[in-house]
RNA sequence: ACGAACUAAAGGCAAACCCUGCGAAAGCCGGGGGCGCAAAGCUACAGGGGCUAAGGUAGUGAUGAGCUACUAUGCCAGCCAGUUACCGUG
Numbered sequence: 001a002c003g004a005a006c007u008a009a010a011g012g013c014a015a016a017c018c019c020u021g022c023g024a025a026a027g028c029c030g031g032g033g034g035c036g037c038a039a040a041g042c043u044a045c046a047g048g049g050g051c052u053a054a055g056g057u058a059g060u061g062a063u064g065a066g067c068u069a070c071u072a073u074g075c076c077a078g079c080c081a082g083u084u085a086c087c088g089u090g
Stems, first nucleotide, its partner, number of pairs: 001089003012037002017032003021028002035078001041083003047080002049076003055071006
């Protein structure tokens, strides 16, 4: 510096789903599980993108209940990105 492909060792992580708990939800903690992953390590206002909408705003409704739309102050790093690194190769 690179990790396109093949291969070795030490190992690592853990999707769906199930159980427990938290949460309005998205989602998250812990246990099981193992689809996969060479960064599936870390970073979420101040890169892009995605999910949710409690609360708020607007509309509708009757000034209520309800319904619809928008909205992050809630989330996602296993979407891209940024950043650091084991190991390997040069």